[in-house]
RNA sequence: CAAGGCAAUGCGGGAGAGUCUAACCUGCGGUGACGCGGAUUAGCGCCGACGGAGCAACCCCCCGGAAUCUCUCAGGCUCAAGGACUGUAUUGCUGGA
Numbered sequence: 001c002a003a004g005g006c007a008a009u010g011c012g013g014g015a016g017a018g019u020c021u022a023a024c025c026u027g028c029g030g031u032g033a034c035g036c037g038g039a040u041u042a043g044c045g046c047c048g049a050c051g052g053a054g055c056a057a058c059c060c061c062c063c064g065g066a067a068u069c070u071c072u073c074a075g076g077c078u079c080a081a082g083g084a085c086u087g088u089a090u091u092g093c094u095g096g097a
Base pairs, nucleotide, nucleotide: 004094005093006092007091008090009089010088011087012086013085018044020043021042022041023040025038026037027036028035029034045077046076047075051073052071053070054069058065059064
């Protein structure tokens, strides 16, 4: 003292599934019927890449651990937000060509 590895932070990339039906409340438009949007509840249908649970290879071989697999409890199904994973920069630890 390099590459690499781990962690944190900043800036990015980042999928899937009903903008369904009904009721009540609410904002806007309307003379009114009604229309559009939002929230809550209920129902049916779905998603899976926050979380959670189960297991496979494998590890350990006593118990157990274990995924982007499986299940969907929670969560989500216009946009937004979130988002496993990932690029990059910086910092710290490790590392020791």
Predicted 3D model of a 97-nucleotide RNA (Glycine riboswitch aptamer) from Microvirga sp. VF16. Model confidence (mean pLDDT): 83 of 100. Its Rfam family is "Glycine riboswitch aptamer". About the family: This family represents the bacterial glycine riboswitch. Of the family's consensus pairs, 91% are formed in the model.